[in-house]
This is a predicted structure of a 75-nucleotide RNA (transfer RNA) from a bacterium.

RNA sequence: GCCGGUGUAGCUCAGCGGUAGAGCGGCUCUCUCGUAAAGAGCAGGUCACAGGUUCGAAUCCUGUCACCGGCUCCA
Numbered sequence: 001g002c003c004g005g006u007g008u009a010g011c012u013c014a015g016c017g018g019u020a021g022a023g024c025g026g027c028u029c030u031c032u033c034g035u036a037a038a039g040a041g042c043a044g045g046u047c048a049c050a051g052g053u054u055c056g057a058a059u060c061c062u063g064u065c066a067c068c069g070g071c072u073c074c075a
Base pairs, nucleotide, nucleotide: 001071002070003069004068005067006066007065010024011023012022013021018055026042027041028040029039030038048064049063050062051061052060
C1' cells in the first nucleotide's frame, strides 16, 4: 500500500429501513437482627466521525478514524 471483519448503555452483546433493546453492573425500595440471595422499580445512548440517498437511516451508499486478521512491496 491492497483486501476483509468489527465499532450500539459502565462491561458483554442483540437489533440490519418504520418507538434504540437484553443480560450483567449501578441507584432506590421491599424482605432480614444484619449481610448475601430473592423480588419490585428507576437512571444510564453523539448507534465511532462526516457527508449522501430516502417521507423516514443504528440499518443502504461514499469518505475518514480506531482496533483485529490476511496479502504484497521496499530497506

The prediction has a mean pLDDT of 82. Its Rfam family is "tRNA". By type it is a transfer RNA. Rfam's curators write: Transfer RNA (tRNA) molecules are approximately 80 nucleotides in length.